[in-house]
RNA sequence: GUCAGAGUAGACACAGCGCGUCAAGUGCCAUUGGAUGGGAGGUUGCCAAUGGACGAAGGGACGAAAAGCCCGCGUUGCUGUGCCGCAUCCGCUGCC
Numbered sequence: 001g002u003c004a005g006a007g008u009a010g011a012c013a014c015a016g017c018g019c020g021u022c023a024a025g026u027g028c029c030a031u032u033g034g035a036u037g038g039g040a041g042g043u044u045g046c047c048a049a050u051g052g053a054c055g056a057a058g059g060g061a062c063g064a065a066a067a068g069c070c071c072g073c074g075u076u077g078c079u080g081u082g083c084c085g086c087a088u089c090c091g092c093u094g095c096c
Stems, first nucleotide, its partner, number of pairs: 001096001003094003010084001012082007019074003028052007038090003042086001058071003
């Protein structure tokens, strides 16, 4: 020096445990901020807050009712596993 490789945030699938179904959550728009391979740094990706618009599938047995239980529903939350997986500069590993 050439070539190759490892490694992020996160996406998807499955499993488990939950939440809601008396509507939160998810998704959408705007603003602000934050984190993001080992370092720097960064968005069209991700997260948080605020505001706005929109918006749902419940049912069954017992019971006076509630609670609890069962079966569903929600582009629902968390964890685990599998798989995919940083454009730039520097670095790490391996071959030559």